[in-house]
RNA sequence: GGAGUCGGCCAGGUGGCCGCGGCAGGGGUGACCCUGUCGAGGAAAGUCCGGACUCCGCAGGGCAGGGCGCUGGGUAACGCCCAGGCGCGGUGACGCGCGGAAAGUGCCACAGAGAGCAGACCGCCAGGGGCCCGCGGCCUCGCGCCGCGGGUACCGGCAAGGGUGAAAGGGUGCGGUAAGAGCGCACCGGCGCCGGCGGUGACGUCGGCGGCCAGGCAAACCCCGCCCGGAGCAAGGCCGAGCAGGUGCGUUGAGGUGGCCCGCUGAGCACCAGGUAGGCCGCACGAGGUCGUCGGCGACGGCGACCCUAGAGAGAUGGCCACCCCCCGCGCACGCGCGGGGACAGAAUCCGGCUUAUCGGCCGGCUCCCCCU
RNA sequence: GCGCCCGUAGCUCAGCUGGACAGAGCAGUCGGCUUCUAUCCGAUAGGUCGGGGGUUCGAAUCCUCCCGGGCGCG
Numbered sequence: 001g002g003a004g005u006c007g008g009c010c011a012g013g014u015g016g017c018c019g020c021g022g023c024a025g026g027g028g029u030g031a032c033c034c035u036g037u038c039g040a041g042g043a044a045a046g047u048c049c050g051g052a053c054u055c056c057g058c059a060g061g062g063c064a065g066g067g068c069g070c071u072g073g074g075u076a077a078c079g080c081c082c083a084g085g086c087g088c089g090g091u092g093a094c095g096c097g098c099g100g101a102a103a104g105u106g107c108c109a110c111a112g113a114g115a116g117c118a119g120a121c122c123g124c125c126a127g128g129g130g131c132c133c134g135c136g137g138c139c140u141c142g143c144g145c146c147g148c149g150g151g152u153a154c155c156g157g158c159a160a161g162g163g164u165g166a167a168a169g170g171g172u173g174c175g176g177u178a179a180g181a182g183c184g185c186a187c188c189g190g191c192g193c194c195g196g197c198g199g200u201g202a203c204g205u206c207g208g209c210g211g212c213c214a215g216g217c218a219a220a221c222c223c224c225g226c227c228c229g230g231a232g233c234a235a236g237g238c239c240g241a242g243c244a245g246g247u248g249c250g251u252u253g254a255g256g257u258g259g260c261c262c263g264c265u266g267a268g269c270a271c272c273a274g275g276u277a278g279g280c281c282g283c284a285c286g287a288g289g290u291c292g293u294c295g296g297c298g299a300c301g302g303c304g305a306c307c308c309u310a311g312a313g314a315g316a317u318g319g320c321c322a323c324c325c326c327c328c329g330c331g332c333a334c335g336c337g338c339g340g341g342g343a344c345a346g347a348a349u350c351c352g353g354c355u356u357a358u359c360g361g362c363c364g365g366c367u368c369c370c371c372c373u
Numbered sequence: 374g375c376g377c378c379c380g381u382a383g384c385u386c387a388g389c390u391g392g393a394c395a396g397a398g399c400a401g402u403c404g405g406c407u408u409c410u411a412u413c414c415g416a417u418a419g420g421u422c423g424g425g426g427g428u429u430c431g432a433a434u435c436c437u438c439c440c441g442g443g444c445g446c447g
């Protein structure tokens, strides 16, 4: 210098003007006005997981159903995160995956002989039975018996080779055999069992034994282990008009008329419980943030100091101008000018994750290649 | 807030217990019949199965993440 990989961060800045919402203070009979202060995100999104909270209820056990799945740890919890193990990919940094297929059931199209306690199309085999030929021997002379040799793949034997397929029941060599085959043996590989050592563990390593050689699919049913009661802030709680209901009083005057009396008026009035409209709470101090320190490889946790940071009517955060910053295009007199652009998106009970969208940029760790000293 | 369904050719739909060239009707194109058109007959083109990733030998189908559309309940 080039290429790559992993992680973290920012999300234009300043000033002016106009405007919007919450809260506090002030003014106004009121509508409203003034001042101050605060006012979206890394994803506020999808609602895919996990919790807090609330109610129903008492959820202890079992069935059904659903979810998760290497090991250890973190956490309120998780399908998240951290560290590790094994396998695969990559020269590497690094990335991706993860219970059980020697419990049972099922499926494995087409092709192919055979697709699962496999099979025989081509092929190989003359050892055995059969048939044919030759020679020899025996004889009851018959293509009758026996022996030897040769041929023949019909019965039979084999699975090494060919071929099919995504996949065909270890590999190499020697022995063995009629031909062959873990059939036997040696070595290598895999699997299982037993034991030693290291590790909390997944697992690793070493030794021994067993010819055990065992296909794939569980994002097919299933088995094993663990987890899950249901509903959701329109949860839920408090207050509560009007109408209807109940009780009592009332035309022998209830009630109203600012507290009482007079006067005036004249049919309703008071109380009750439930609860509709509506209002308030829930609702913004929380598994909170920043900094420091300590423990830990790390996720994270402990302690200390400081900070308060939207919470609303179906729902406010926007617009314009100037300068600066970044990017793109054009021009140039090269100390610049003109034009355009600065994403994705937007709270609604709250929190932890995951996933998805996202213009442009910054920082750091690490790897590979090339060059120079 | 909670829950469910759908997306396959230009249109309407099958296929979705995985099986290899994804079908049907209408519409389209070409040819025939007819003087011509329609009807009818024959032939034929046309599909990233909404998109990406994964499981599998193999995915429209199974799993997952998005996109679009529709419906129900409080």
Stems, first nucleotide, its partner, number of pairs: 001369010012324007020039008041344001045355002048353005053232004065228005070084005085098005099223002104221002106217003121162002123158003128155002130152009170188006189213002191210008236281004245272005255265003288307008325342007374446007383399004392430001401417005423439005
Predicted 3D model of RNase P RNA and transfer RNA as a complex of 447 nucleotides. Rfam match: Bacterial RNase P class A. Rfam classes the family as a ribozyme. Gene Ontology terms of the family: dimeric ribonuclease P complex, ribonuclease P activity and tRNA processing. The coordinates come from a structure-prediction model, not an experiment, and the mean pLDDT is 81.